[in-house]
RNA sequence: CUGUGCUAGGUGGGGCGUUAGGGGUGCCCUGAACCCGAAGUCCCCUCAAUGCGGGGCCGAACUCCCUGCCGGAGGGCUGUGCUCGUUCGGGCCAGCGCCGGGCACGUGGUGUUGAAGAUUGGGUCCUACGCGACGGGACACCGUGAACCGAGUCAGGUCCGGAAGGAAGCAGCUCUAAGCGGGCCGUCCCGGGUGCCGUAGGAGUGCCUGAUCCGAGCCGGCGACCCGGAACGCGCCGCACGAACAGGCUCGAGGGCAGGGUGCACAG
Numbered sequence: 001c002u003g004u005g006c007u008a009g010g011u012g013g014g015g016c017g018u019u020a021g022g023g024g025u026g027c028c029c030u031g032a033a034c035c036c037g038a039a040g041u042c043c044c045c046u047c048a049a050u051g052c053g054g055g056g057c058c059g060a061a062c063u064c065c066c067u068g069c070c071g072g073a074g075g076g077c078u079g080u081g082c083u084c085g086u087u088c089g090g091g092c093c094a095g096c097g098c099c100g101g102g103c104a105c106g107u108g109g110u111g112u113u114g115a116a117g118a119u120u121g122g123g124u125c126c127u128a129c130g131c132g133a134c135g136g137g138a139c140a141c142c143g144u145g146a147a148c149c150g151a152g153u154c155a156g157g158u159c160c161g162g163a164a165g166g167a168a169g170c171a172g173c174u175c176u177a178a179g180c181g182g183g184c185c186g187u188c189c190c191g192g193g194u195g196c197c198g199u200a201g202g203a204g205u206g207c208c209u210g211a212u213c214c215g216a217g218c219c220g221g222c223g224a225c226c227c228g229g230a231a232c233g234c235g236c237c238g239c240a241c242g243a244a245c246a247g248g249c250u251c252g253a254g255g256g257c258a259g260g261g262u263g264c265a266c267a268g
Base pairs, nucleotide, nucleotide: 001268002267003266004265005264006263009058010057011056012030013029014028015027016026020046021045022044023043024042034055035054036053037052064261065260066259067258068257069256070255074251075250076249077248078247081245083243084242085241086240088238089237090236093235095234096233098229099228100227101226102225105223106222107221108219109218110217117213118212119211120210121209122208123207124206125202126201127200128199129198130197131195132194134191135190136189137188138187139186141182142181143180144179150175151174152173153172158167159166160165
């Protein structure tokens, strides 16, 4: 130096959680990373604990052990910074939105088919009278309408008379009263949610409308501007709470680099 066989040793690690604490089972991150059995109101251990019981494989090396550095998946804690959200509060918030007033800059409307202004008449409104329509009623008109207690005429029949003749009078017919019905006109009375009606008086500038003078503006909706107001609806400000992230602290696998250390036996 090489080969063979053994042994030490290796056969994962980390975070969270749990625990008095250590490890495991649990969850999570990494990773080439054994098998079987039991284990969360749990299994083993303890002055240091770095799994328990039973098996397999690798095995002294660039692969094992120690030290140092780089680097960093992921986790935990915090999160005074920034952003977002929610409740609440704020008008002693120069804002938006809202309300009132002003102005007449824009826009719009209207105006020589005559603005604003001035003068004047009428209607609408009220009262009274008149006329009419409508509604209701009365009268008038037509029809109907009385067994008897309405009228006229009264067959038959009845009564008086010697006779001539008279008397009363039912039915029928005619006319009519009370009543009932009718509808075209007519007269009168009453009424008012009656009338493009008439007359008179009144009221009045609300609305509509006509005329005369004058000759170019007038209005003020929406927007702008100014003044004032209410108000937490939005924006803004603030306390608190919540969420994510930045940042800070911490643990830290995998990976990379450097240095050091480490057996036994046999054979060549």